[in-house]
RNA sequence: GUCCCUAUAGUUCAAUGGAUAGAACUGCGGUUUCCUAAACCGCCAAUCCGGGUUCGAGUCCCGGUGGGGGCA
Numbered sequence: 001g002u003c004c005c006u007a008u009a010g011u012u013c014a015a016u017g018g019a020u021a022g023a024a025c026u027g028c029g030g031u032u033u034c035c036u037a038a039a040c041c042g043c044c045a046a047u048c049c050g051g052g053u054u055c056g057a058g059u060c061c062c063g064g065u066g067g068g069g070g071c072a
Base pairs, nucleotide, nucleotide: 001071002070003069004068005067006066007065010025011024012023013022018055027043028042029041030040031039048064049063050062051061052060
């Protein structure tokens, strides 16, 4: 330089183009306990950026950025 893959809660992962983007772990609060841990209940928290297509985009298309890989 060129081609391919990839980007979603703090972390690891889901989500046929369609109702309020879910789960686990973490964090916070509560129940329980003499206290802690465990267990149970609840809460907070995300679609990398800019355009396009569509009645509707996390999902499809284009460009950019970050990460990984192949070739040179």